This is a predicted structure of a 163-nucleotide RNA (Lysine riboswitch aptamer) from a pig gut metagenome.

RNA sequence: UAGUAGAGGUUGCGGUAUUUAUCAGUACUCUGUGGGAUGACUCAGAUCAGCGGAACAUGGAGGAAAGGGGAUAUUGCCGAAGGAAAACAGAUGUCUGAGCUUUGGAUUCCUGGGUGUGCAGUGAAUAACUGUAUGACUGUCAUCGCAAGAUGGAGUGCUACUG
Repeated sequence: UAGUAGAGGUUGCGGUAUUUAUCAGUACUCUGUGGGAUGACUCAGAUCAGCGGAACAUGGAGGAAAGGGGAUAUUGCCGAAGGAAAACAGAUGUCUGAGCUUUGGAUUCCUGGGUGUGCAGUGAAUAACUGUAUGACUGUCAUCGCAAGAUGGAGUGCUACUG
């Protein structure tokens, strides 16, 4: 210096399928009452619906789904994976343009790992996820130490083998 193979945990990190609670008596449909001019995510233009009654509120009848969670099975792995930024290429809500939202691969940067707590964001949610700060734990290497241990670093690291 290159290649190969491994380790951290039984709550390591992801994917897929099935099932299940929640979502929710919500959205939505029909109908009654009130209401009285707007409504279709935002803006501009257009188009459509609307006094033969819009938005909104409420009574009755009917009534979901997705995302996220749990369980089981299976599968790929150890920068596994996650996040941020701008650019590019798509998707999306009546149409066009822009925005919001969302998907994708590549680039750059950050994070050893899981976890408790606080704060912030997403979310229906007290679930869960993400970010950040902090605490103990844990694996690894370095230094100090007779030892027990202490301190510190980061995965482009560490260990073993081969050239």
Annotation: Its Rfam family is "Lysine riboswitch aptamer". Gene Ontology term of the family: lysine biosynthetic process. Its mean pLDDT, the model's own confidence on a scale to 100, is 84.